[in-house]
Context: one part of a larger RNA
RNA sequence: AUGAACACUAGCGGUAUGCUUUACACAUGCAAGUCGAACGGAAGUUUUAAACUUUAGUGGCGAACGGGUGAGUAACACGUAAGAAUUUACCUUUAGGAAAGGGACAAUAAAUAGAAAUGUUUACUAAUACCUUAUAUGCAUUUAAAUUAAUACAAAUUAAUGUAAAAUAAAUUUUUUGCCUAAAGAAAAGCUUGCGGCUGAUUAGCUUGUUGGUAAGGUAAUGGCUUACCAAGGCGAUGAUCAGUAUCUGGUUUGAGAGGACGAUCAGACACACUGGAACUGAGACACGGUCCAGACUCCUACGGGAGGCAGCAGUGGGGAAUUUUCCGCAAUGGGCGAAAGCCUGACGGAGCAAUAUCGCGUGAGAGAUGACGGCCUAUGGGUUGUAAAUCUCUUUUUUCAGGGAAGAAUUAAAGACGUGUACCUGAAGAAUAAGCAUCGGCUAACUCCGUGCCAGCAGCCGCGGUAAGACGGGGGAUGCAAGUGUUAUUC
Numbered sequence: 001a002u003g004a005a006c007a008c009u010a011g012c013g014g015u016a017u018g019c020u021u022u023a024c025a026c027a028u029g030c031a032a033g034u035c036g037a038a039c040g041g042a043a044g045u046u047u048u049a050a051a052c053u054u055u056a057g058u059g060g061c062g063a064a065c066g067g068g069u070g071a072g073u074a075a076c077a078c079g080u081a082a083g084a085a086u087u088u089a090c091c092u093u094u095a096g097g098a099a100a101g102g103g104a105c106a107a108u109a110a111a112u113a114g115a116a117a118u119g120u121u122u123a124c125u126a127a128u129a130c131c132u133u134a135u136a137u138g139c140a141u142u143u144a145a146a147u148u149a150a151u152a153c154a155a156a157u158u159a160a161u162g163u164a165a166a167a168u169a170a171a172u173u174u175u176u177u178g179c180c181u182a183a184a185g186a187a188a189a190g191c192u193u194g195c196g197g198c199u200g201a202u203u204a205g206c207u208u209g210u211u212g213g214u215a216a217g218g219u220a221a222u223g224g225c226u227u228a229c230c231a232a233g234g235c236g237a238u239g240a241u242c243a244g245u246a247u248c249u250g251g252u253u254u255g256a257g258a259g260g261a262c263g264a265u266c267a268g269a270c271a272c273a274c275u276g277g278a279a280c281u282g283a284g285a286c287a288c289g290g291u292c293c294a295g296a297c298u299c300c301u302a303c304g305g306g307a308g309g310c311a312g313c314a315g316u317g318g319g320g321a322a323u324u325u326u327c328c329g330c331a332a333u334g335g336g337c338g339a340a341a342g343c344c345u346g347a348c349g350g351a352g353c354a355a356u357a358u359c360g361c362g363u364g365a366g367a368g369a370u371g372a373c374g375g376c377c378u379a380u381g382g383g384u385u386g387u388a389a390a391u392c393u394c395u396u397u398u399u400u401c402a403g404g405g406a407a408g409a410a411u412u413a414a415a416g417a418c419g420u421g422u423a424c425c426u427g428a429a430g431a432a433u434a435a436g437c438a439u440c441g442g443c444u445a446a447c448u449c450c451g452u453g454c455c456a457g458c459a460g461c462c463g464c465g466g467u468a469a470g471a472c473g474g475g476g477g478a479u480g481c482a483a484g485u486g487u488u489a490u491u492c
Stems, first nucleotide, its partner, number of pairs: 001490002004488005011361006017354002019319001024317003028314003033061003038058002041055006068272003078196006086189003091185007099133004108123006138163005144157001169176002198244003205235003210232008247269004251262004274295005297308004325351001327350003333347001334345004364394004374385004399429006408418001436481005441462003447476005457464002
């Protein structure tokens, strides 16, 4: 010094922190939705023909963020410093555009299979869903000639081919929002490289897509990333390979420093989501609360077949020396969707539990000697506990009761979980409600009596105990810290 634990003890408040072990298994609830101002329906309400409300479905955006964990990883994973061959939804800026058509599929209706999960057939329909054509400021690919240039790239020019869109929605009568193309920005992501940070030689050789080249494929993009062919390279005692251990960093802790140890909370990065593998969608995932396959486990079943994944927040069992409530609220901050109202948000803001840590406060103040009683010691004179108590005079932090009562809300106004009035202020009552733990041989601050008799016991080290024990056990006294005090564990 600690994310600590255990023992004894315990008045209050502020601020933090709280499964370090089984990345063990999980009952239950909640943790990602939203938009009717994209679309056609259905149901309902009002009122009498048009509005409103709700919404299963189509469609859009989001669900790749936020939250958790540290299993794996010794690696361009991280840190730092550079780089070139890339992409980017939403946002900002600039320039230009939005022409003409078409066919479906859900929902719905009818029929029907199944225990269920879930389907199947027929018929009908809309769109900012889907498809075709036109246009092309442009963009992409290819071709050509000439100029600059050492060459290539590049720039401008010519030609060919390809490639856009939803004139939607609302209000309204000119506005807003949305759509398409190109360029730039912002912010984000992918990739490459130098350097840096563990242990073992009782691991010395390792490597065949291996190292390089050519060509092709693939990718947003470079590259053996992949394939064919060619060459035989590449790494290694400056420790390759192998084995063990381990997320990394800002930092934390210790120390005068140099160093050492650690990597909880908070912040940045990475990795993972029952175990292993795979892709789909998408601007972005190879996706914690998506899909498919295999496996283990659990559950349902009409035995034909199905369902599930807390390393989200609470909570349960188990493991363990050991770690909290199945709480309140979206009022604030932030996020998603929406034109907005708003809805959602176990992010977050709060409350609860725990002396787990740290900081602060209190448990009274002044006076008071016959130095009372009692206790302990005694040389029996007395000493000590001790101004301590009693007693007197005060105070009211705290406590209890009563009255008042915020800020946190940014705005036209309303809206506060915390908080059935919290913090804070005022008044009243009454010393009232509040002290322990360890130690006292030396190191090390603090001493005597009784008991015990190498016994019982103590102990961090030295060592105490065998009849006068300052070291064991108890009493009195003292010392240290104090709502804590000791012990244990670990680090310096």
Source information:
The part of an RNA shown here (small-subunit ribosomal RNA, 5' domain) has 492 nucleotides and comes from an uncultured prokaryote. RNAcentral holds the full RNA, with entries from ENA. Its mean pLDDT, the model's own confidence on a scale to 100, is 82.